[in-house]
RNA sequence: AAUAAAUAACCACAAUAUCGUCGUAUAAUCUUGGGGAUAUGGCCCAAAAGUUUCUACCGAGCUACCGUAAAGAGCUUGACUACGCUGAUUGUGAAAAGUUUA
Numbered sequence: 001a002a003u004a005a006a007u008a009a010c011c012a013c014a015a016u017a018u019c020g021u022c023g024u025a026u027a028a029u030c031u032u033g034g035g036g037a038u039a040u041g042g043c044c045c046a047a048a049a050g051u052u053u054c055u056a057c058c059g060a061g062c063u064a065c066c067g068u069a070a071a072g073a074g075c076u077u078g079a080c081u082a083c084g085c086u087g088a089u090u091g092u093g094a095a096a097a098g099u100u101u102a
Base pairs, nucleotide, nucleotide: 003102004101005100006099007098011093012092013091014090017089018088019087020086022084023083024082025081026056029049031047032046033045034044035043041066042065050057058078059077060076061075062074063073
């Protein structure tokens, strides 16, 4: 100096899976029926609506209210699920420089 091999940043592609951010849906909402409690109470069950949507439709806390009756009200906070985008991980391909080996 040349050749070959190993390592490998960056890059491209892929899709399965996992995790995360964000966006859309839904307001964790609403209607009806049946039953139940009663200021130490204010709940339980079922059905329907709501989403180009499967599932879910609850927990906790606070506030007032109802003078014993049949009705519950407002606020705060916390998810899951479906789809999409994107990132990471993963796989495959390719591969600079350096280093190592022959």
This is a predicted structure of a 102-nucleotide RNA (Purine riboswitch aptamer) from Mesobacillus maritimus.
It matches the Rfam family "Purine riboswitch aptamer". From the family's description: Riboswitches are metabolite binding domains within certain messenger RNAs that serve as precision sensors for their corresponding targets. Allosteric rearrangement of mRNA structure is mediated by ligand binding, and this results in modulation of gene expression. A class of riboswitches that selectively recognises guanine and becomes saturated at concentrations as low as 5 nM. In Bacillus subtilis, this mRNA motif is located on at least five separate transcriptional units that together encode 17 genes that are mostly involved in purine transport and purine nucleotide biosynthesis. It has also been shown that some members of this family are specific for adenine instead. Rfam links the family to the GO term purine nucleobase biosynthetic process. Rfam 15.1 lists 4,097 matches to the family in 1,411 species.
Lineage of the source: Bacteria > Bacillati > Bacillota > Caryophanales > Mesobacillus.